The RNA shown here (transfer RNA) has 82 nucleotides and comes from a Coriobacteriales bacterium.
The sequence was found in a public genome assembly.
Model confidence (mean pLDDT): 80 of 100.
Rfam family: tRNA.

Parts: sequence; structure tokens; C1' cells
RNA sequence: GCCCGAGUGGCGGAAUUGGCAGACGCAGAGGUCUCAAAAACCUCCGAUUUCGGUCGUGUGAGUUCGAGUCUCACCUCGGGCA
Repeated sequence: GCCCGAGUGGCGGAAUUGGCAGACGCAGAGGUCUCAAAAACCUCCGAUUUCGGUCGUGUGAGUUCGAGUCUCACCUCGGGCA
């Protein structure tokens, strides 16, 4: 230099053909139970907010009524060829 794959909450990891983003698990917070704890069970767990909403899938554009998904460029990581 060329080719291929990957990038999604704090972490892992889903999302069928473009149609509710974050399922599920881990970590964390609160609670029930207990003399107390562990275990178990329940609830919560992106950002901002005037609480109506708005934004949010590596970055920036594009296509589309609609993009995590398709296209282009770039960045990072992994693999292959030379």
C1' cells in the first nucleotide's frame, strides 16, 4: 500500500427483510426478609430538561416517510496478502 471483519449504556452482548434502540446477563442503587449478614425475591439503573419533550449505536455526510442496519469518506482495533 491492497483486501476482509469489527466498533451499540460502567462491562459483556442482542435487535429477523430498513419499522418501539438498548432485550438478556454482569456490575451498581434502593427495598422486603433476618438479631445481623449471606442467599433469595421486588423495583430502579444513557444525557439533558421548563417534566411537555429533545438528543443518544466510533466521527462526519448522504439515500429514505423512516437508518444500529444501506451508500461514501475518515478514525480506532483485529486478521490476511504484498